């Protein structure tokens, strides 16, 4: 160089084929149990802004197709593995 998998919130996955509400767990935060902590239950938990009600962005960057892209389409970065 080629060829293949992969990149989604603090961590780790699904959703991509076949476009339309970013979802699951750990973790972390309140409570309740307990002298206390741990397990166990209950609730909250992407980010920023706001007293709030809301309102904006987020799916490796970047373009582009569409009314509408994590999802199709061009390049380009990165990690893994095979080839040479």
């Nucleotide at each position: 160089g080629c060829c293949g998998a992969g990149g989604u919130a603090g961590c780790c996955u699904a959703g991509c084929c076949c476009g339309g509400g970013a979802a699951g767990g750990c973790g972390c935060c309140a409570g309740a149990u307990u002298c206390g902590a741990g397990a166990u239950c209950u609730g909250g938990u992407g980010c920023u802004c706001g007293c709030a009600a809301g309102a904006g962005c987020u799916c490796g960057c970047a373009g582009g197709u569409u009314c509408a892209a994590a999802u199709c389409c061009u390049g380009c970065c990165c990690u893994c593995g095979g080839c040479g």
Transfer RNA from Hydrothermarchaeales archaeon (SeqCode), 84 nucleotides, folded computationally. RNAcentral records the identical sequence in 2 taxa. RNAcentral holds the sequence, with entries from ENA and MGnify. Model confidence (mean pLDDT): 84 of 100. Rfam family: tRNA. Rfam's curators write: Transfer RNA (tRNA) molecules are approximately 80 nucleotides in length. The source organism's lineage runs through Archaea, Methanobacteriati, Candidatus Hydrothermarchaeota, Hydrothermarchaeia (SeqCode) and Hydrothermarchaeales (SeqCode).